The prediction has a mean pLDDT of 83.
Small-subunit ribosomal RNA from an uncultured prokaryote, 1407 nucleotides, folded computationally.
Rfam family: Bacterial small subunit ribosomal RNA. Rfam links the family to the GO terms structural constituent of ribosome and ribosome.
RNA sequence: AUGAACGCUGGCGGUAUGCUUUACACAUGCAAGUCGUACGGAAAGUAUUUGAAUUUAUUCGUUUACUUUUAGUGGCGGACGGGUGAGUAACACGUGAGAAUCUGCCUUUAGGAGGGGGACAACAAAUCGAAAGGUCUGCUAAUACCCCAUAUGUCGAAAGAUGAAAUAGAUUUAUCCGCCUAAAGAGGAGCUCGCGGCUGAUUAGCUAGUUGGUAAGGUAAAGGCUUACCAAGGCGACGAUCAGUAACUGGUUUGAGAGGAUGAUCAGUCACACUGGAACUGAGACACGGUCCAGACUCCUACGGGAGGCAGCAGUGGGGAAUUUUCCGCAAUGGGCGAAAGCCUGACGGAGCAAUACCGCGUGAGGGAUGAAGGCUUACUGAGUUGUAAACCUCUUUUUUCAAGGAAGAAGUUCUGACGUUACUUGAAGAAUAAGCAUCGGCUAACUCCGUGCCAGCAGCCGCGGUAAGACGGAGGAUGCAAGUGUUAUCCGGAAUCACUGGGCGUAAAGCGUCUGCAGGUGGUUUUUUAAGUCUGAUGUUAAAACUUGAGGCUCAACCUCAAUCCAGCAUUGGAAACUGAAAGACUAGAGUAUAGUAGGGAUAGAGGGAAUUUCCAGUGGAGCGGUGAAAUGCGUAGAUAUUGGAAAGAACACCGAUGGCGAAGGCACUCUACUGGGCUAUUACUGACACUCAGAGACGAAAGCUAGGGGAGCAAAUGGGAUUAGAUACCCCAGUAGUCCUAGCCGUAAACGAUGGAUACUCGAUGUUGGACGUAUCGACCCGUUCAGUAUCUUAGCUAACGCGUUAAGUAUCCCGCCUGGGGAGUACGCUCGCAAGAGUGAAACUCAAAGGAAUUGACGGGGGCCCGCACAAGCGGUGGAGGAUGUGGUUUAAUUCGAUUCAACGCGAAGAACCUUACCAGGGUUUGACAUCCUGCGAAUCUCUUGGAAACGCGAGAGUGCCUUCGUCCACACAGGUGCUGCAUGGCUGUCGUCAGCUCGUGUCGUGAGAUGUUGGGUUAAGUCCCGCAACGAGCGCAACCCUCGGAUUCAGUUGGGCACUCUAGCGAGACCGCCGGUGAUAAACCGGAGGAAGGUGUGGAUGACGUCAAGUCAUCAUGCCCCUUACAUCCUGGGCUACACACGUACUACAAUGCUAAAGACAAUGAGUCGCAAACCCGUGAGGGCUAGCCAAUCUAUAAACUUGUUCUAAGUUCGGAUUGUAGGCUGAAACUCGCCUACAUGAAGGUGGAAUCGCUAGUAAUCGCUGGUCAGCUACACAGCGGUGAAUUCGUUCCCGGGCCUUGUACACACCGCCCGUCACACCAUGGGAGUUGGUUGUACCCGAAGUCGUUAUCCUAACUUUUAGAGGGAGGCGCCUAAGGUAAAAUUGGUAACCGAGGUGA
Repeated sequence: AUGAACGCUGGCGGUAUGCUUUACACAUGCAAGUCGUACGGAAAGUAUUUGAAUUUAUUCGUUUACUUUUAGUGGCGGACGGGUGAGUAACACGUGAGAAUCUGCCUUUAGGAGGGGGACAACAAAUCGAAAGGUCUGCUAAUACCCCAUAUGUCGAAAGAUGAAAUAGAUUUAUCCGCCUAAAGAGGAGCUCGCGGCUGAUUAGCUAGUUGGUAAGGUAAAGGCUUACCAAGGCGACGAUCAGUAACUGGUUUGAGAGGAUGAUCAGUCACACUGGAACUGAGACACGGUCCAGACUCCUACGGGAGGCAGCAGUGGGGAAUUUUCCGCAAUGGGCGAAAGCCUGACGGAGCAAUACCGCGUGAGGGAUGAAGGCUUACUGAGUUGUAAACCUCUUUUUUCAAGGAAGAAGUUCUGACGUUACUUGAAGAAUAAGCAUCGGCUAACUCCGUGCCAGCAGCCGCGGUAAGACGGAGGAUGCAAGUGUUAUCCGGAAUCACUGGGCGUAAAGCGUCUGCAGGUGGUUUUUUAAGUCUGAUGUUAAAACUUGAGGCUCAACCUCAAUCCAGCAUUGGAAACUGAAAGACUAGAGUAUAGUAGGGAUAGAGGGAAUUUCCAGUGGAGCGGUGAAAUGCGUAGAUAUUGGAAAGAACACCGAUGGCGAAGGCACUCUACUGGGCUAUUACUGACACUCAGAGACGAAAGCUAGGGGAGCAAAUGGGAUUAGAUACCCCAGUAGUCCUAGCCGUAAACGAUGGAUACUCGAUGUUGGACGUAUCGACCCGUUCAGUAUCUUAGCUAACGCGUUAAGUAUCCCGCCUGGGGAGUACGCUCGCAAGAGUGAAACUCAAAGGAAUUGACGGGGGCCCGCACAAGCGGUGGAGGAUGUGGUUUAAUUCGAUUCAACGCGAAGAACCUUACCAGGGUUUGACAUCCUGCGAAUCUCUUGGAAACGCGAGAGUGCCUUCGUCCACACAGGUGCUGCAUGGCUGUCGUCAGCUCGUGUCGUGAGAUGUUGGGUUAAGUCCCGCAACGAGCGCAACCCUCGGAUUCAGUUGGGCACUCUAGCGAGACCGCCGGUGAUAAACCGGAGGAAGGUGUGGAUGACGUCAAGUCAUCAUGCCCCUUACAUCCUGGGCUACACACGUACUACAAUGCUAAAGACAAUGAGUCGCAAACCCGUGAGGGCUAGCCAAUCUAUAAACUUGUUCUAAGUUCGGAUUGUAGGCUGAAACUCGCCUACAUGAAGGUGGAAUCGCUAGUAAUCGCUGGUCAGCUACACAGCGGUGAAUUCGUUCCCGGGCCUUGUACACACCGCCCGUCACACCAUGGGAGUUGGUUGUACCCGAAGUCGUUAUCCUAACUUUUAGAGGGAGGCGCCUAAGGUAAAAUUGGUAACCGAGGUGA
């Protein structure tokens, strides 16, 4: 933007528009008639003439005249107007020219109309038929028809030939209207030509009346328009033919324009009228409402035969998402006929229906805050919002309803209005009759609540929804538009996304593998001419409408009217001559030729050569060789490998050798010879634009492969064997055939790459190198300089998305060619061409996705690289993994075994202590405003004792107490309490981990289009982003370090309960250590190494301290908390049970396996810390655990045997005097309570276990190892745990290759949820579209043949025959016969294009 449709909604008016689909089929009515002033009749009426009859004012005739109506003859019109767009790619249309034509009515001019004739309808009679409609006989008129005459005309060189009429009709009697001929005009029609406007080459050749000529015919007219003859032409890559699609245009719509799309309404042209064919009439038709024939369909029928054609206006059915009334009128405009009146007119003018579109108006205006009620939200009753919105008051009446008046449109003096109960005006009533639709995540204006819970659903793109959804549904509110609004469909725009304006091709899609070259395109300097292109003036045309501008008319606008302008095109004509073109001439700078040199793996052919390899022969020799990561297969005592000599064969040519040379590319390398192509340099001479590019075409073209014949040493697809491996159709090894080589042919492809087409010109430099020339220099060669041609590296400007390119351009320009237009499907299918084949060339679509891709950035990762660190490895010491029991976890079991923690970073973890309690779990028994908190009211004490039921909670009862106050108890009511219920993936807080690793960032500046970079990288150094130096960076922050605590020595001060001055100890203050000093190394730096001094030396030891962040890490069961859930229960109380189960698996620590030991005895030395419901000495009892009694201590005062250790005793290598599990008996302690389920003691019992597989852990010095002691929790204890304390007290570190983790730099990346990533293919299943397919079934087209209606034309003389004649007959006409052409139909073989198909194939999609 729309001829729109659909959903929801709907007040009015004006102006427009309204079957886009089935050119499907149509009931009914209407849409083309008119003329009596052309004609004869007929009917009716009036008047008149006259006759008859009688009922005497009537009837029946008759004459004439007039009026009205009209079937027929005749004239004109039915070729216009109206509809539709099927066909048509065409002179159909548009535009501009042209010549060989016709033209009714109309206008103008000139002339004319003399003389005759014969019919046919109507009508009447007869007759056939159901009907439609005919047949026959007879009569008749004309402006119907015919003949003769005449002629301005036509033909013809002329002679000559040919050729007209209606003097009708009307009346007012001199006019009107007609007729014929000719010449003009106007308008109309036919014909020809130039140019213009669709797609496909997977359509490349088409054409026999085809192209032309001559002659004839035909037409209104040129013409193969038709026929005969002659010639062989004509069209086509500037796209013929074929196929598909389509009416064309003015215009419409979009766009800045150029363009794109479109062709409704209005206007011009064309074509069509049920489908196909044909002619007749006519001025005009091959005719929408005419004729004939064929076909399909429908209807009538008496079955014999007939009728019909809405793509006219209404209307019906059907189709469809979808398109109106079977209306009024000829009043206006226009048309037909007529002399006119007039008649006809579904053209037209109007009304009706439809929000279909455009335009306009309205649904009220002003005031009004108790900011009402209600709704919604909320920090939850405070407020916000709906909201001046409502109510209420005042006002107005566009609109609405009613009533009254009332046009213009009428021209043509009268008459005439469908619209029209019109528009419009006036009056009355009363805010009265009138608001919806969509949206509210971003794009995009507008936000919250509830419901739902990856469901239901939304969605234009991105995407939303998995329990707090601004995205779904509802509500409140808001936003947008408004009698509409949203959706869908289509077109243009944005899209510079086919790029003329106005794009690209190194890496994103895109340069043919390379060259030669015809057509084509483009082309050096100069002179003259020309005027095709170009520029400019004029003329003609480009219909009207539309667009634009300016006016005007409807109240405005839409709409309508008037005027003006514009444009580009085409044609004709005048001018200009710079540029392009053309013609003629000249030139030499492009190009080429000659001459003299020169480099070269350029090509082809021939000849020669040595090294190596393998094989064969012979000698020596004697056990292995070969091969690999390690092996084996293999070869070898039948003599290998090795070695010496000889022979043969084939293939390839070491060193030189290079970023070096040559070639168009592919490619080319031992040496020599022959022949040959191209390049470069220099000099003059010559030709004189001869050039560049190149569709089609042609040539060459690696490797592999194919055909034929040779050849075959080595190598080596396939293949065999051996290994590797989970497998190994591979990588490795041993063999080995095609092939590799030659000759002759084919193939024609490669990451055929510089991923960069060719040519020409211009545009800073530096450095190497190859081949020439010149100069300088030299004896000469070098060196050096200049210059030409190559080949490389770096770089300026410029370009580029960036990377990069950069005189060898990817820069700046010109010319020509090729190619690209999202990814996949797919370089596939089909078709065609080529090929022996393999295959090559050309080359789609359906379907599917929202991306695919490029370059660069930051991370992460790598079985990439460099540097560095860490008990990371290594070097050591001691363990775990094996045993027993302890403890935690998994699993299993159970009524319950409460819950959480699960790689490091869960598993002696939460739990610093489960018999009850704890306790959250289970069973059973109770309570329901509750065990606990706040608030209201009332009552009372509270409390204690006893008895009773019960397992207890709890309940019944009795007594004491009862003055006040209430912190105390209890009752009632409303709110509420309560939850270890869910979600750690809604959260706060806290914590773990990387990691005490050295990192993480910012401001300003600079660089980059940007993401980002720089700083933070580099050289050193450090434990350290620690410090120094350098540097487009300069600074800063959080981290590191330091500041804090502790240990270590001296000084000083103080000190109790220590016997105590020094000393020691405890507590405090403060100094000390800083690479400060010396030497060396190093850049003279930072720093490192060594030394001195010192109690301590290089952060002195240990702690506390944990950057930005990561892991949706852990915790809703410490606590807090949102949401959800439970409320006589998921709350709460009680008893008992469970958390302690036990086939098994794992983690952690303990005790051991013993002699460096066990046992018994004696003896020595600590520190931290704890203690009044407590620690407890001494003494007594007990074998002992313990008990009794009772000092001391609220602690430097009291309370504790430290052990390993030392001395000396027994044991003597064993399941033991090791080890202590398990079990029995007897006791002790705590506690209401020790069965499930505590600890300890004594006696007895005396299990496994003899140092532990794969694997794995800790530790670098007062450390590991080993030894005991203390504390918290706690009635008691499962503690062998945990947190601390001291005693004794080692070994080793070469070093950084490797394992693990980490840091920095760098590199690759298709990863970014970041390698636990991404991702490929087969197979299985489902769905979708598609190719092939034995076939099968349609459409379309052409060809050949058969048949052949109607009809024109030709022919024939069978029949009929009024007009004329030269009359027993002719001419002419009609009918019939025959022929050509020919629609429909039939047959045949084809071509082309669809549908469908068992089965086969590949593709796409799918948690």